[in-house]
């Protein structure tokens, strides 16, 4: 400095559930909890789920009693990151 994560030790981290806050929502915050996890640590750029189409938002269809009202599609708006890839950083232990 590279590689691995089979055994180990020190510490991490927290899924489902539950209360209590909070958002229109997907969801997030805090306390308990403990299935997992060697980056399950940051980033959110790419692909993917997921929610909304509420906003004095915006594009488009239809219909109607037509300077407008309904109702329906469409993310360019949002979310998650414990789905992958990618970027950036790090504990140990062995070779």
């Nucleotide at each position: 400095g590279c590689g691995u994560g089979a055994a180990a030790a020190a510490g991490g981290c927290a899924a489902a559930c539950u209360a209590c806050c909070u958002g229109a929502g997907a969801g997030g915050g805090u306390a308990g909890g403990g299935c997992g996890c060697a980056a399950a640590g940051c980033c959110a750029a790419g692909a993917g789920g997921c929610c909304u189409g509420g906003a004095u938002a915006g594009g488009g269809a239809a219909g109607c009693a037509c300077g407008g009202c309904u109702u329906c599609c469409c993310a360019u708006g949002g979310u998650u990151g414990g789905u992958c890839u990618g970027g950036c950083u790090g504990c140990c232990a062995c070779g």
This is a predicted structure of a 95-nucleotide RNA (c-di-GMP-I riboswitch aptamer) from a Nitrospirota bacterium. The organism belongs to Nitrospirota, within Bacteria. Its mean pLDDT, the model's own confidence on a scale to 100, is 83.